[in-house]
Context: one part of a larger RNA
């Protein structure tokens, strides 16, 4: 000099784009953050329509109130799909099952993309309800009914797997929207369209799993190791392997530092520096590891799962004492720790995610806005003239000097900042309408494309424009002995005080406090902390 997630002191207009618990992975009041499909399904607790019926009011065919009715829109809880493994946080452990970079085989993979063959025919159960009955309460049993894309047989098997090459094994679901002609008393059959299922190849993307190479400290850690090293068999996995068992063999590491301590999340990448280096790993992006605190499994494509389960511990909570709930290292936000770090905001408009044919529902991701000079960049605190060099203040040799064109006084201007009007874009690739094309027995229905027209914005009284009055709203902080730019006056009297080094101060202090002028820097200037 530079730099910083900084913190102090003094000041302190305005926007823009970033930053914001580095300390206690301490405990955590309250609200929110993973819901969604009625086009899978039996229902219908509650709205809302509708149909039926009975009553009142009377205008006499309307209105009102009650009741029945799952008919319809819809939907509380409930079965069933999917998803909940992302997304968000934090860095406590990890020095090597991580992490960078380069390689490899012996693996998986739901939604997604091409394809290839099918989707026949059947059962028997259960939740929800009901009824009783136990418990303070979380919840819990007993008996009856009932559905399903929930479960289970049954056929069928291109292709797949398994084989002693004969042969043997597994599979499936509807659901909704339209309709000519034929069938049916009618649901509907049936066609057809979409969305599914189910086996089964291969993509893409993602993921397990191995090896090389590469980076800290310490020898005041020098021996470390029995599943240990290596085989055979065998089990287990989606998959090689001692990942496990069993026999066998005695091996495998290490002065090119094993072991064992201590410290630490890796890079990409930040600051710095001419580099080369050397310090760091906040913000953002990939990877890991972790979810009270230690353990295991379950479920599933995928977890040994943060807002999922069972154990055990430690804390809180509630109890009727018998038993029960809970986990902010998610968004705010509390208290507590510390020098020190924001609101218990708005919106799903927009990019993204989940679900669902769609609308659309959910989203504390995300986008916005509050608050914070905490950084960085921008603009403003007015411009021109103006010597009687004005009062004053300060110095003085008492002439004068200086602060000084500096004020005032004219003459202008309106950035900001108020007040008014007015106004883009972020909104289409999304939703609704309406022509032409595929499909189809069809001009339905759906699907695609293309072009016209409407809808939808939290921010936000946005940005930007134009328009009034009016110099009006708006300067400080540090320093002046030298290093270092910048001096004198008074007060103090080795006192009080200063100080980053040298040092100042004992009666003429440019060095201490004050005033005056001056330097520097500027919405900031100093201090103190760290790096280099």
């Nucleotide at each position: 000099g530079a730099u910083u997630g900084a913190a102090c002191g003094c000041u302190g207009g305005c926007g823009g784009c970033a930053u914001g618990c580095u300390u206690u992975a301490c405990a955590c009041a309250u609200g929110c953050a993973a819901g969604u499909c009625g086009a899978a399904c039996g229902g219908c607790a509650g709205c809302g329509a509708g149909a039926g019926a009975g009553a009142a009011g009377c205008u006499u065919g309307c209105u009102u109130c009650u009741c029945u009715u799952g008919u319809c829109g819809g939907c509380g809880a409930g079965u069933g799909g999917c998803g909940a493994a992302c997304g968000g946080g934090u860095g406590a452990g990890u020095a090597a099952u991580a992490c960078a970079u380069c390689g490899g085989a012996a693996c998986g993979u739901a939604c997604c993309c091409u394809g290839u063959a099918g989707u026949g025919g059947g059962g028997g159960a259960u939740a929800a309800c009901u009824a009783c009955u136990c418990g303070a309460a979380a919840g819990a049993g007993u008996a009856g009914c009932u559905a399903a894309u929930a479960c289970c047989g049954c056929a069928u098997a291109c292709a797949a797997c398994c084989u002693g090459a004969g042969g043997g094994u597994a599979a499936a679901a509807g659901u909704g929207g339209g309709g000519g002609a034929c069938c049916g008393c009618a649901a509907g059959g049936c066609c057809u369209c979409a969305c599914g299922c189910u086996a089964u190849a291969g993509g893409a993307g993602c993921g397990g799993c191995c090896g090389a190479u590469g980076g800290a400290a310490g020898a005041u850690u020098a021996g470390c190791u029995a599943g240990u090293u290596g085989g055979u068999a065998g089990g287990g996995u989606a998959a090689a392997g001692g990942c496990c068992u069993a026999c066998c063999a005695a091996g495998g590491c290490g002065a090119c530092g094993a072991u064992c301590u201590u410290u630490a999340g890796c890079g990409g990448g930040u600051c710095u520096g001419a580099g080369a280096g050397g310090a760091c790993g906040a913000u953002c992006c990939g990877c890991c590891a972790c979810a009270c605190u230690g353990g295991g499994a379950c479920u599933g494509a995928g977890a040994c799962a943060c807002g999922g389960c069972c154990c055990a511990g430690a804390c809180u909570c509630c109890u009727a004492c018998g038993g029960g709930a809970g986990g902010c290292a998610g968004c705010a936000g509390u208290g507590g720790g510390g020098a020190a770090u924001u609101u218990u905001g708005g919106a799903c408009a927009a990019u993204g995610g989940g679900c669902g044919a769609a609308a659309g529902c959910c989203u504390g991701a995300u986008c916005c806005a509050g608050c914070a000079a905490u950084g960085c960049c921008g603009c403003g605190u007015g411009a021109g003239u103006g010597a009687a060099g004005a009062a004053g203040g300060c110095c003085u040799u008492c002439g004068g000097g200086u602060u000084g064109u500096a004020a005032a006084g004219c003459u202008c201007u309106u950035u900001u900042g108020u007040u008014u009007g007015g106004g883009a874009a972020g909104a289409a690739a999304u939703c609704c309408u309406a022509a032409a094309g595929g499909c189809u027995a069809a001009u339905a229905u759906c699907c695609u494309u293309u072009g016209g027209g409407g809808a939808u914005g939290a921010c936000g009284g946005c940005a930007c424009c134009a328009a009034a009055a009016g110099a009006a709203u708006a300067a400080g902080c540090a320093c002046c002995g030298g290093c270092u730019a910048a001096c004198u006056a008074c007060g103090u009297g080795c006192c009080a005080g200063c100080a980053g080094c040298c040092g100042c101060g004992g009666u003429a202090a440019u060095a201490c406090g004050u005033a005056g002028g001056g330097u520097g820097c500027a919405a900031g200037c100093g201090u103190u902390a760290a790096u280099c």
Predicted 3D model of a 532-nucleotide part of an RNA (small-subunit ribosomal RNA, 5' domain) from Puribacter membranae. Taxonomically the source falls in Puribacter (Bacteria, Pseudomonadota, Betaproteobacteria, Burkholderiales). Model confidence (mean pLDDT): 84 of 100.